About this RNA
The RNA shown here (SAM riboswitch aptamer (S box leader)) has 105 nucleotides and comes from Ureibacillus sp. The coordinates come from a structure-prediction model, not an experiment, and the mean pLDDT is 81.
[in-house]
RNA sequence: CUCUUAUAAAGAGCGGCGGAGGGACGUGCCCUAUGAAGCCCGGCAACCAUCACGAAUGUGGAAAGGUGCCAAAUCACUCAAAGUUUAUGCUUUGAAAGAUAAGAG
Repeated sequence: CUCUUAUAAAGAGCGGCGGAGGGACGUGCCCUAUGAAGCCCGGCAACCAUCACGAAUGUGGAAAGGUGCCAAAUCACUCAAAGUUUAUGCUUUGAAAGAUAAGAG
């Protein structure tokens, strides 16, 4: 980097250093000197691993280990189908794109 599977409206600092960017890309809309990114500490969750039970899909626990995460639904969007509306549009489902985990190449 590619493929497969799973997940996502929940949760997480009034800390220190740092100093102008950040929210994937594009458009929009936001956040930010009442302090962005990044680093440290802190925290959240529980994918892997782990413990107990079970014939099994699994259920429950714990949080020391491998990751992840800590504004806004994945911040919104694009495509298809269905429903609805005079219409713009709105709703639902699926797909695409991106993210994370585990596995494979």